[in-house]
Context: one part of a larger RNA
RNA sequence: UGACGGGGGCCCGCACAAGCAGUGGAGCAUGUGGUUUAAUUCGACGAUACGCGAAGAACCUUACCCAGGUUUGACAUAUAACUGAUGUCAGCAGAGAUGUUGAUUUCCUUCGGGACAGUUAAACAGGUGCUGCAUGGCUGUCGUCAGCUCGUGCCGUGAGGUGUUGGGUUAAGUCCCGCAACGAGCGCAACCCCUAUUAUUUGUUACCAUCAUUAAGUUGGGGACUCAAGUGAUACAGCCGCUGUAAGGCGGAGGAAGGUGGGGAUGACGUCAAGUCAGCAUGGCCCUUACAUCUGGGGCUACACACGUGCUACAAUGGUAGGUACAAAGGGUAGCAAAACAGUGAUGUGGAGCAAAUCUCAAAAAGCCUAUCUUAGUUCGGAUUGCAGGCUGCAACUCGCCUGCAUGAAGCCGGAAUUGCUAGUAACCGCAGAUCAGCUACGCUGUGGUGAAUACGUUCCCGGGCCUUGUACA
Numbered sequence: 001u002g003a004c005g006g007g008g009g010c011c012c013g014c015a016c017a018a019g020c021a022g023u024g025g026a027g028c029a030u031g032u033g034g035u036u037u038a039a040u041u042c043g044a045c046g047a048u049a050c051g052c053g054a055a056g057a058a059c060c061u062u063a064c065c066c067a068g069g070u071u072u073g074a075c076a077u078a079u080a081a082c083u084g085a086u087g088u089c090a091g092c093a094g095a096g097a098u099g100u101u102g103a104u105u106u107c108c109u110u111c112g113g114g115a116c117a118g119u120u121a122a123a124c125a126g127g128u129g130c131u132g133c134a135u136g137g138c139u140g141u142c143g144u145c146a147g148c149u150c151g152u153g154c155c156g157u158g159a160g161g162u163g164u165u166g167g168g169u170u171a172a173g174u175c176c177c178g179c180a181a182c183g184a185g186c187g188c189a190a191c192c193c194c195u196a197u198u199a200u201u202u203g204u205u206a207c208c209a210u211c212a213u214u215a216a217g218u219u220g221g222g223g224a225c226u227c228a229a230g231u232g233a234u235a236c237a238g239c240c241g242c243u244g245u246a247a248g249g250c251g252g253a254g255g256a257a258g259g260u261g262g263g264g265a266u267g268a269c270g271u272c273a274a275g276u277c278a279g280c281a282u283g284g285c286c287c288u289u290a291c292a293u294c295u296g297g298g299g300c301u302a303c304a305c306a307c308g309u310g311c312u313a314c315a316a317u318g319g320u321a322g323g324u325a326c327a328a329a330g331g332g333u334a335g336c337a338a339a340a341c342a343g344u345g346a347u348g349u350g351g352a353g354c355a356a357a358u359c360u361c362a363a364a365a366a367g368c369c370u371a372u373c374u375u376a377g378u379u380c381g382g383a384u385u386g387c388a389g390g391c392u393g394c395a396a397c398u399c400g401c402c403u404g405c406a407u408g409a410a411g412c413c414g415g416a417a418u419u420g421c422u423a424g425u426a427a428c429c430g431c432a433g434a435u436c437a438g439c440u441a442c443g444c445u446g447u448g449g450u451g452a453a454u455a456c457g458u459u460c461c462c463g464g465g466c467c468u469u470g471u472a473c474a
Base pairs, nucleotide, nucleotide: 001474002473003471004470005469007468008467009466010465011464012463013462015458016457019421020420021419022418023417026312027311028310029309030308031307032306033305034303035302042053043052064298065297066296067295068294069293070292073124077123079121080120081119082118083117084116087104088103089102090101091100092099093098106115107114108113126287127286129285130284131283135281136280137276138275139274140272142270147186148185149184150183151182152181153162154161155160166177167176168175192264193263194262195261197233198232199231200230201229202228203227207222208221211220212219236258239252240251241250242249243248314414318373319372320371321370322369323368324367330361331360332359335354336353340349341348342347380411385406386405387404388403389402390401391400427450428449429448430447431446432445433444
C1' cells in the first nucleotide's frame, strides 16, 4: 500500500421487511448430469454452465458411427509435358458416390498459340485435429457500482503519502465550504434515439366537421379534426414561501409533464490465467492413400434415474355453447393471398388485388350479453393409446407438424427450501417477427389489451461504496 475480520462508524440496492404471483408435488416440453450405445459429435459447470452456442438435427446441416469409394484431391494459385473438349441425352453395373458404353457438341486465332477441361510430375491444397495457460478480436461478471489515475508542487531515507481526506449535500469524486496543495484526464451528467404536450409546414394510399352522394369515406369535395413525417417550442429548482453561510432541502403555484418526467443506447482503471483455436483470424505442435475428401445408411431424438428452465392444470373470479366489441407492432413476389365454392375439420379448388399508410396475412384474446353445468376426479384436467385423414418435402420407419372420431392417466394447490416484481410495474390476455420447404416454438425477440397490492423501517440475511481500527496474510 492492499486484502481480510462472526471489528467500528456513515450510506446505498426488490438485499431484508411489507405485499402480489410463482418454483419445489402432477403430466408434458426443453437443456444438463448419469447410464447405455457402433456412435449417442463438440463446447459451456457456483454466482457469471444447464429453452446456453443452436434465430429451426428427417436427408442436407454434421463435426460422430458403420459400410462403399477417391488421392494434386470437394476448394485456391502457379509451372512443365501430353491429350482434346467441357456440356447434353440414353443404355448397363451399383445403395449411391462412381465406373463403363453409345450418340451429339466447341470458341478466339496474326495458325505460333490462347480460353476451357482431362492425364502425368512436382510445388502445394485440406484438417470442426491439440493448445483460450502462446494470442487477436468479441463477450460475461463485479456494475451503470462511483470510482480509477496523471502533471507540477509539498511531505517522507524509502515503499509511498498529499491532491481523492474533513464538514455538509447529491442518483453521482454531483456540487458547496474548508484545507500544502494547484490544475488536468478516463468515468458521472449533458449532447443521441423513443415516448408524454403543443405550434407550424405538407395533405396521399391516411382523415371526414360542414355540403352533396353511397350498401360502404364509396365518389365529388374539404384542409378543420385524427394520423403521418419534417422543423420548432417546452422544465431551468425558472417563480412564491420556509430553511441553510453556500451547495442544497421541504412545501406551494402555474403546467401535458417537477425536481434525472418515463424508457433505451452508452459499461472508467481493472478483476476472475473467466468464456470462445467450433464464428472468424492467428503462433506453435500434429495428420498428409489420412486426423483430408465424396457417397448411402444410422446417430446427435437412446432411458432404472437425478437436477435446472418452462408450458398445461388441479376448476365456479370457472368449463361449455351461441351472440357481440375494442389494439399495437410487424411480414409479404421462388411471396402474402381476398371473394366465392367443396369439406365436420386440418385443408383443397380458385385466383381479384398487392413490391403494399392503397392489397393481404387478420380471427385479436382476455372483455361484454344470454343459456347451461352445481362441487363431482366432474361437461374439471388433458397425458397416453387406437383408427381415419390433411400438409410440406426425392423421402415423414427410426424421427415432422396439423385435423376428426374414440380413449380419457396423474393431478383436489404442493415438505425442507427457493425465485421474480415498486406502476402502466407484477399478474392475466392475445398478436407479430426472425430462423424456416416443413417443424419438435410451450423457446426467444418485440407488440399492444385488462390492470393491482405493498414499502413502518434499515435490527437482521446477501452484495456494494467511503472513512477508520486490528492482523502470525501478500
Molecule: small-subunit ribosomal RNA, 3' major domain
Organism: uncultured Candidatus Saccharibacteria bacterium